[in-house]
Background:
Predicted 3D model of a 75-nucleotide RNA (transfer RNA) from an Alicyclobacillaceae bacterium. It matches the Rfam family "tRNA". Rfam describes the family as follows. Transfer RNA (tRNA) molecules are approximately 80 nucleotides in length. By type it is a transfer RNA. The RNAcentral record of the sequence draws on ENA. Model confidence (mean pLDDT): 82 of 100.
RNA sequence: GGGCGCGUAGCUCAGUGGUAGAGCGCUUGACUCACAUUCAAGAGGUCCAUGGUUCGAUCCCAUGCGCGCCCACCA
Numbered sequence: 001g002g003g004c005g006c007g008u009a010g011c012u013c014a015g016u017g018g019u020a021g022a023g024c025g026c027u028u029g030a031c032u033c034a035c036a037u038u039c040a041a042g043a044g045g046u047c048c049a050u051g052g053u054u055c056g057a058u059c060c061c062a063u064g065c066g067c068g069c070c071c072a073c074c075a
Base pairs, nucleotide, nucleotide: 001071002070003069004068005067006066007065010024011023012022013021018055026042027041028040029039030038048064049063050062051061052060
C1' cells in the first nucleotide's frame, strides 16, 4: 500500500428499515444471625464520527477513525 471482517449497556453478544434487547455484572427489597444461593423490582445506550438515500436509518450507500485477519512491499 491492497483486500476482507468487526465497532450496539460495565463485559460477552443479539437485533438487517418502523419507539433498542438478552445473559453476566451493578443497585434496592424479600429470605438469613450474617454471607452466598434463590425470588421480586430497578438503574444503566448520542447504536464510533460525518455526510447521503428514505416519510422514517443501529440496519442501506460514501468517506473518515479505531480494532482484527490475510496478501504485497521496504529494510